[in-house]
The part of an RNA shown here (small-subunit ribosomal RNA, central domain) has 349 nucleotides and comes from an uncultured prokaryote.
The prediction has a mean pLDDT of 89.
The full RNA is in RNAcentral, with records from ENA.
Context: one part of a larger RNA
RNA sequence: CUGGGCGUAAAGCGCGCGUAGGCGGCCUGAUAAGUUGGAUGUGAAAGCCCUGGGCUCAACCUAGGAACUGCAUUCAAAACUGGCUAACUAGAGUAUGGUAGAGGAGAGUGGAAUUUCAGGUGUAGCGGUGAAAUGCGUAGAUAUCUGAAGGAACACCAGUGGCGAAGGCGGCUCUCUGGACUGAUACUGACACUGAGGUGCGAAAGCGUGGGUAGCGAACAGGAUUAGAUACCCUGGUAGUCCACGCCGUAAACGAUGUCUACUAGCCGUUGGGAGGCUUGACCUCUUAGUGGCGCAGCUAACGCGAUAAGUAGACCGCCUGGGGAGUACGGCCGCAAGGUUAAAACUC
Numbered sequence: 001c002u003g004g005g006c007g008u009a010a011a012g013c014g015c016g017c018g019u020a021g022g023c024g025g026c027c028u029g030a031u032a033a034g035u036u037g038g039a040u041g042u043g044a045a046a047g048c049c050c051u052g053g054g055c056u057c058a059a060c061c062u063a064g065g066a067a068c069u070g071c072a073u074u075c076a077a078a079a080c081u082g083g084c085u086a087a088c089u090a091g092a093g094u095a096u097g098g099u100a101g102a103g104g105a106g107a108g109u110g111g112a113a114u115u116u117c118a119g120g121u122g123u124a125g126c127g128g129u130g131a132a133a134u135g136c137g138u139a140g141a142u143a144u145c146u147g148a149a150g151g152a153a154c155a156c157c158a159g160u161g162g163c164g165a166a167g168g169c170g171g172c173u174c175u176c177u178g179g180a181c182u183g184a185u186a187c188u189g190a191c192a193c194u195g196a197g198g199u200g201c202g203a204a205a206g207c208g209u210g211g212g213u214a215g216c217g218a219a220c221a222g223g224a225u226u227a228g229a230u231a232c233c234c235u236g237g238u239a240g241u242c243c244a245c246g247c248c249g250u251a252a253a254c255g256a257u258g259u260c261u262a263c264u265a266g267c268c269g270u271u272g273g274g275a276g277g278c279u280u281g282a283c284c285u286c287u288u289a290g291u292g293g294c295g296c297a298g299c300u301a302a303c304g305c306g307a308u309a310a311g312u313a314g315a316c317c318g319c320c321u322g323g324g325g326a327g328u329a330c331g332g333c334c335g336c337a338a339g340g341u342u343a344a345a346a347c348u349c
């Protein structure tokens, strides 16, 4: 090189955009780089292979042939690939009318609840647990009523509902803004797909500076439990959780399933469009883009998957190669740090 794989056995980069590269619809003409055929030259000899010959045979030696699958030159072919040329519209995109949506950013605003504070009523307990205690309370708590302050989160609606590439997104209103779906026409004319490097986004925790702090709450303190209890339970409680800006760049970042395209029985639900029908309805049918449940063929070690494929194929990328050592050491790069990323070996079973 050939070859086997990646849902759960080792293996899909967390997710986009995109450079090089790889790969690419239909048709016309010419070309002849790839491709195919012929010819010529060359492809040393020996060896290998075939047919003979010589040592009494063989090994060995020897003659001829074949082969040397290659390279160069030249002539020819033109289907396919490539470059060139003229065109096309089925891929892709643009314009235009609609639709749905927790898609994103900023600003404003609302009610419930918790807490605290002030005042009123009121009196001996409250709180907490398996049971207690720490704790709070006669300096008047808990409970209850009125008012105020402040922060954070948005009950019901709510849905195998919606949106987003992923992370993720949920009170209401406004402004700015991305994408999707859909109808009818017009336009561009292959502009497509994938994507090594690169670049951007990226939960939570953590870090830097400055704010903020109601509740919750690592650390910490106390009370319990226990043989012990550096825990589980309880009372407190600091970072943090929140905001602005800047870092970090990792997760069971999961559908443990890369992206794109085509094809391959059915049935039932649901969301957003479009079309048709009549009996005009909380209707039916068709179709399309999502999102779910079953299921044929097929696939699979089995579990299961099954038009949202793990089926049948194609294009491109990433990754795997026994367990431990180890996602570690060393070195490089990145980071304020924490650390991240790239990534071995000895040894051992």
Stems, first nucleotide, its partner, number of pairs: 004320003007303002012317001014201004021194002025088001029084001031082001033081002035077008049065006091191001092188004096183004103177007110154001115149007125136002162169002206247006215241002220236004258316006266294012278281001298305002322349003331342004